[in-house]
């Protein structure tokens, strides 16, 4: 300098354009004499800006962060 991949809740990860998802973790409450364990709800997530579409997490440019390759 090039090129290539990641990027989604606190963490780890699904998500083939059509209201964002499961653990775990964290509040509540029920259960129990207490505690764990359960069983119920509940809050929290799309790295940043632009584009294309009625619609974008998903397609494109481009940046910004790691990460591999090449020179």
């Nucleotide at each position: 300098g090039c090129g290539c991949c990641u990027a989604u809740a606190g963490u780890g990860u699904a998500g083939c354009g059509g209201u964002a998802a499961c653990a775990c973790g964290g509040g509540a409450g029920c259960u129990u004499c207490c505690c764990a364990a359960g069983c119920u709800c509940c809050a929290a997530u799309c790295a940043u800006g632009g584009g294309u579409u009625c619609g974008a997490u998903c397609c494109c440019c481009a940046u910004u962060a790691g990460g591999c390759g090449c020179u």
Molecule: transfer RNA
Organism: Lignipirellula cremea